[in-house]
């Protein structure tokens, strides 16, 4: 330099146009326990990497930039 992917809560991921963006782990609070863990219940935490475009409507489609992974040279 070229090609193909990925970027969504603290971490790992789902969601591939339709209006409350979810799941697991983790975290907080309460219950249980002498206590801790397990278990149960509840809750907090995301303007979906930045910018622009298409559309009535964009996490989702297009362009661009940035970061990152693999392959080729």
């Nucleotide at each position: 330099g070229g090609g193909c992917g990925c970027u969504u809560g603290g971490c790992g991921c789902a969601g591939g146009g339709g209006u409350u963006a979810g799941c697991g782990c983790g975290c907080a609070u309460g219950g249980c326990u002498u206590a801790c863990a397990u278990c149960c219940a509840u809750g907090a935490g995301g303007u979906c990497g930045g910018g622009g475009g298409u559309u009535c409507a964009a996490a989702u489609c297009c362009c661009u930039c940035a970061g990152u992974g693999c392959c080729c040279a």
This is a predicted structure of a 73-nucleotide RNA (transfer RNA) from a bacterium. Its Rfam family is "tRNA". The family's RNA type in Rfam is transfer RNA. Rfam's curators write: Transfer RNA (tRNA) molecules are approximately 80 nucleotides in length. The coordinates come from a structure-prediction model, not an experiment, and the mean pLDDT is 84.